A computed fold for a 349-nucleotide part of an RNA from a metagenome, annotated as small-subunit ribosomal RNA, central domain. It matches the Rfam family "Bacterial small subunit ribosomal RNA".
Context: one part of a larger RNA
C1' cells in the first nucleotide's frame, strides 16, 4: 500500500458560497456501454494447481488436464450507464401570517465619568495588609448649579433570541438578508458534496487622517521582599473609538465536517398552527420549527453520547500513523511589515 481511525488518546480545514470531479428520486419504452452466460481464438516450451504412472519412498522425473489474462462473434437484459416521455414524496418558486441583541446608516436620550468655570465650606483627601509615592490654604475631598467631552447603554435578561461562523444588546427611521409556520397554486430532478477558487472572518497588530472622557501594554515612582526588571499602589504614553485600506490568525470549542433517511419515552422553554374549553385570559390534547435538562436500546478503551447520537445506514471533501527534532529550516506563493500559509531532513530516544 492494504487496513483502522479523527469529543477527550495522533487526527473534522474558523465558516460559508461554488467549478470541476465523485454519488444521485418514481414509472414505461429503446439501446446493450458496464455487467452475466455460451462458443471460438490466442496466451511457446518450462515453472504454479489437479489426475495418472516411473525410479524401493522422496525430491526428481514422464504423461494428460486446468488456472488468471487478451481478443473476435452470439445471447441475456435485473441492476448501473446513455436517449426519450411522464409524475411529485427531494429541490426550488407563489400566496397568507406572526417572532427575532440577523445586518448597513442616519437621528436623538437619560444615567455614570472626567474636565472647565461659579457659589457654599475647611483641613484634609485619596490609598493599603499596614504604609508611601500623590492631591491639598496658590483652597482640595465634599457638596450645589452652568457648561464641555468621549465612551459604554444597568433593570427589562432567561442553559431566552438571531445570525454561515466571526458574532450581534438604549430609543426612533430608511434600506436589507435569512429562518419559521399556514395554504397546496406553479415548476418538474431543477439535488447532496465539494479538490483548486472566491468571498467573510474575535482580540492584538500594521498604514493614512481624525478622536480621546475611562481604562490601560510600555514607562516612572511608591511599597513588599534576601532580590521583585512581578503580584498592591499612585501616575501614565501607544492602544482601546471614527473612517478608509491591510493583517488572516484564536481553547474560532460542541476540542464532535455537510447532507438525507431510520431508531423507546419522561421533563423545562422560545416560535407558529389545529383540537377542546371558555364571556374572554388560562389550563388540556395534539403537530411542525429551535433551544435545554433526564434516559431506554445500541454505542464506547473508560469518561459519557443516547432522535439536536459520539446508535443504524448511505454519498461526498477534510484530516492521522511513536516522542522530541518541529509547526522548525530551505524553497516557493502572499504581507507595507509583524508575519502567515505549504512544508521536511540529519540526528536522538
Nucleotide at each position: 500500500u492494504u487496513g483502522g481511525g479523527c469529543g477527550u488518546a495522533a487526527a473534522g480545514a474558523g465558516u460559508u458560497c461554488g467549478u470541476a470531479g465523485g454519488u444521485g428520486g418514481u414509472a414505461u419504452u429503446u439501446u446493450a456501454a458496464g455487467u452475466c452466460a455460451a462458443a471460438u481464438u490466442u496466451u511457446a516450451a518450462a515453472a504454479c494447481c489437479c489426475g495418472a504412472g516411473g525410479c524401493u519412498c522422496a525430491a526428481c522425473c514422464u504423461u494428460g488436464g486446468g488456472a488468471u489474462g487478451g481478443a473476435u462473434u452470439u445471447g441475456a437484459u435485473a441492476c448501473u450507464g446513455a436517449a426519450a416521455u411522464a409524475c411529485u414524496a427531494g429541490a426550488g418558486a407563489u400566496c397568507g401570517g406572526g417572532a427575532g441583541a440577523g445586518g448597513a446608516a442616519a437621528g436623538c436620550g437619560g444615567a455614570a465619568c472626567u474636565c472647565a468655570c461659579a457659589g457654599u465650606g475647611u483641613a484634609g483627601c485619596g490609598g493599603u495588609g499596614a504604609a508611601a509615592u500623590g492631591c491639598g490654604u496658590a483652597g482640595a475631598u465634599a457638596u450645589u448649579g452652568u457648561g464641555a467631552g468621549g465612551a459604554a447603554c444597568a433593570u427589562c435578561a432567561g442553559u431566552g433570541g438571531c445570525g454561515a461562523a466571526g458574532g450581534c444588546g438604549g430609543c426612533u427611521u430608511u434600506c436589507u438578508g435569512g429562518a419559521c409556520c399556514g395554504a397546496a397554486u406553479c415548476u418538474g430532478a431543477c439535488a447532496c458534496u465539494a479538490a483548486g477558487g472566491a468571498a467573510c472572518a474575535a482580540a492584538a497588530g500594521c498604514g493614512u487622517g481624525g478622536g480621546g472622557a475611562g481604562c490601560a501594554a510600555a514607562c516612572a515612582g511608591g511599597a513588599u521582599u534576601a532580590g521583585a526588571u512581578a503580584c498592591c499602589c499612585u501616575g501614565g504614553u501607544a492602544g482601546u473609538c471614527c473612517a478608509c485600506g491591510c493583517u488572516g490568525u484564536a481553547a474560532a470549542c460542541g476540542a464532535u465536517g455537510u447532507a438525507c433517511a431510520u431508531u423507546a419515552g419522561g421533563u423545562g422553554u422560545u416560535g407558529a398552527g389545529g383540537g377542546u374549553a371558555u364571556c374572554a385570559a388560562c389550563c388540556c390534547c395534539u403537530u411542525c420549527a429551535g433551544u435545554g435538562c433526564c434516559g431506554c436500546a445500541g454505542c464506547u478503551a473508560a469518561c459519557g453520547c443516547g432522535c439536536u447520537a459520539a446508535a443504524u445506514g448511505u454519498a461526498c471533501c477534510g484530516c492521522c500513523u511513536g516522542g522530541g527534532g518541529a509547526g522548525u529550516a530551505c524553497g516557493g506563493u502572499c504581507g507595507c511589515a509583524a508575519g502567515a500559509c505549504u512544508a521536511a531532513a540529519a540526528c536522538u530516544c